[in-house]
RNA sequence: CGAGCCGGCCGGGUGGUCGCGAUCCGGCACCGACCGGGUCGAGGAAGGUCGGGGCUCCACAGGGCAGGGUGCUGGCUAGCGGCCAGUCGGGGUGACCCGCAGGAAAGUGCCCGGGGUGACCCGGGCGGCUCGGCAAACCCCACCCGGAGCAAGGCCAAACAGGGACGGGUGGCCCGCCCAACGUCCCGGGUAGGCCGCGUAGAUGGAUGGCCACCCCGCCGCUUCGGCGGCGGACAGAACCCCGCCUACAGGCCGGCUCGCCAU
Numbered sequence: 001c002g003a004g005c006c007g008g009c010c011g012g013g014u015g016g017u018c019g020c021g022a023u024c025c026g027g028c029a030c031c032g033a034c035c036g037g038g039u040c041g042a043g044g045a046a047g048g049u050c051g052g053g054g055c056u057c058c059a060c061a062g063g064g065c066a067g068g069g070u071g072c073u074g075g076c077u078a079g080c081g082g083c084c085a086g087u088c089g090g091g092g093u094g095a096c097c098c099g100c101a102g103g104a105a106a107g108u109g110c111c112c113g114g115g116g117u118g119a120c121c122c123g124g125g126c127g128g129c130u131c132g133g134c135a136a137a138c139c140c141c142a143c144c145c146g147g148a149g150c151a152a153g154g155c156c157a158a159a160c161a162g163g164g165a166c167g168g169g170u171g172g173c174c175c176g177c178c179c180a181a182c183g184u185c186c187c188g189g190g191u192a193g194g195c196c197g198c199g200u201a202g203a204u205g206g207a208u209g210g211c212c213a214c215c216c217c218g219c220c221g222c223u224u225c226g227g228c229g230g231c232g233g234a235c236a237g238a239a240c241c242c243c244g245c246c247u248a249c250a251g252g253c254c255g256g257c258u259c260g261c262c263a264u
Stems, first nucleotide, its partner, number of pairs: 001260010012215007020041008043235001047246002050244005055149004067145005072086005087101001088099004102140002107138002109134003112123004153196004162187005167179004216233007
């Protein structure tokens, strides 16, 4: 100098202006509404919804069968199909990468080799070499597994319908008479609707944005080498929360390591 490997990180900045959501304060006169001001307001993946957990409801004595999942060894973890280290197997010159990696002397089956006309037999057995193959064939062994999910679920609760109680006036009260066939009150279930669940972002038509200026980065063109102009700056956007995994991603930064060539 070139080509690579591994790990970590950033993923535009500042100001102005016009808006959006939440909350607080003030302006009025109680709230609301309105106006003004302050504070806060997406990500490394918020994504896929794949694994595990919290939380909620339903079910559930205990044990077993069936079914499903996981599968080298050790450790970490609340837990996982996750992570770390090591062994083994495969790939690469190498840094390093990849691996559904238990059991074939329990049985069945299939394939391969040998033998037998054939049914079928042998391919462990004195000892040692772990000893034909396949368990992403049935199976055996070990461990794990109840179901559904925030549209979970909880609370309040119109209207209509349903059930129950009471008629009003006159009069001290009852009968009688008059008036009204409406009305008043209560009840439980629960619909519409509302609230909670719900969070130091937090909705339930779903906020977190648009524009302008300057700066930053990359590419292209021009250049009097001072600069000028144009284009572009990704993937993507929370909806109960957390731990993982996987997938997408313009451009850039940092650290460690390997191989090749050249020079000393």

Record summary: The RNA shown here (Bacterial RNase P class A) has 264 nucleotides and comes from a Deltaproteobacteria bacterium. Its Rfam family is "Bacterial RNase P class A". Rfam links the family to the GO terms tRNA processing, ribonuclease P activity and dimeric ribonuclease P complex. The family's RNA type in Rfam is ribozyme. Lineage of the source: Bacteria > Pseudomonadati > Myxococcota > Myxococcia.